This is a predicted structure of a 73-nucleotide RNA (transfer RNA) from a Bacteroidota bacterium. The RNAcentral record of the sequence draws on ENA. Model confidence (mean pLDDT): 81 of 100. Its Rfam family is "tRNA".

[in-house]
C1' cells in the first nucleotide's frame, strides 16, 4: 500500500427480509443461614467505535475516518 473479519452494559457473546436492543457472568436488594460461601427472588447499568448520508424509522443499508485481528505484496 491492497483484500477480509470484527467494535454491542464492568466482562463474553447474541440480535441483518429496517420497526426501537437480549442472555450469562459481574454489581446492588432481599430471602435463607450462627456467619461466610452456595441457592433463590426482585433490580441497576448500554446515544450499539467516531462523524455523515438514505428513510416515517438504522445496531442492521451506503460513505468516510479510528482501533483490533489474519492474509497478500
Nucleotide at each position: 500500500g491492497g483484500g477480509c473479519c470484527a467494535g454491542u452494559g464492568g466482562c463474553g457473546c447474541a440480535g441483518u427480509u429496517g420497526g426501537u436492543a437480549g442472555c450469562g457472568c459481574a454489581g446492588g436488594u432481599g430471602a435463607c443461614u450462627c456467619u461466610u460461601a452456595a441457592u433463590c427472588a426482585c433490580u441497576u447499568g448500554g446515544u450499539c467505535g467516531c462523524g455523515g448520508g438514505u428513510u416515517c424509522g438504522a445496531a442492521u443499508c451506503c460513505c468516510u475516518c479510528c482501533u483490533g485481528g489474519c492474509c497478500c505484496a